This is a predicted structure of a 99-nucleotide RNA (THF (Tetrahydrofolate) riboswitch aptamer).

RNA sequence: UACAGAGUAAACAUAUGCGCGUUAAGUGUUUAGGGGACGGGGAGUUGCCUCUUUAACGAAAACCUUUUGGUUGCGGUGCAUAUGUUGCAUCCCGCUGGA
Numbered sequence: 001u002a003c004a005g006a007g008u009a010a011a012c013a014u015a016u017g018c019g020c021g022u023u024a025a026g027u028g029u030u031u032a033g034g035g036g037a038c039g040g041g042g043a044g045u046u047g048c049c050u051c052u053u054u055a056a057c058g059a060a061a062a063c064c065u066u067u068u069g070g071u072u073g074c075g076g077u078g079c080a081u082a083u084g085u086u087g088c089a090u091c092c093c094g095c096u097g098g099a
Stems, first nucleotide, its partner, number of pairs: 001099001003097003010086010020075003029055001032052005040093004061072004
């Protein structure tokens, strides 16, 4: 000097556990605004996450008990753990490898 490579947060899927809703919240979509995170360091988006707001859409209950609960379900349901898959938007530097 050029080439090759490693590694994160996190996202998703499945399983298990504990919850929430089934009197419809949540999830998903939309409007506007705010915040946050993004390999070891720096920068960082039109991408990602999240909070508030706005609008539209919208559901699976059944049985037992006897009035308040229980069981089995259901919900693109929440959290935790495990496993698996994917994985720095991008730029610069660094790290590893041999040349």